[in-house]
RNA sequence: ACACUCUCGCUGGGAGAGAACCCUUAUCUGGUGGCAAUAGAAGUCAGGUAAGGGUCGCCGAAGGAGCAACCGCCCCGGAACCUCUCAGGCCAAAGGACCGGCGAGAAACU
Numbered sequence: 001a002c003a004c005u006c007u008c009g010c011u012g013g014g015a016g017a018g019a020a021c022c023c024u025u026a027u028c029u030g031g032u033g034g035c036a037a038u039a040g041a042a043g044u045c046a047g048g049u050a051a052g053g054g055u056c057g058c059c060g061a062a063g064g065a066g067c068a069a070c071c072g073c074c075c076c077g078g079a080a081c082c083u084c085u086c087a088g089g090c091c092a093a094a095g096g097a098c099c100g101g102c103g104a105g106a107a108a109c110u
Stems, first nucleotide, its partner, number of pairs: 001110001005106009018056001020055013057090003063086001064084003070078002
């Protein structure tokens, strides 16, 4: 000093599957309550929003777990985009394994 490997930062790409349903609480809106008129509470009904809980269906590419082809053989160790679906997710956004670019760093070899 170069390439490879790994890590970090920035950056480009990056799939799948429910904008499902139900319940509780709070709150808001409207109806009712409600009458001759103004105003009008509790209750009750419907809908919206927020939080929490539950049910069924589905997805695999955060993480996790399993199998083990393989790393020449044994031990140790590693090990998939396969399998599971605990977790996560099922409009968009976000996230996203993985791939590429730029920069920095680590270790080793020459």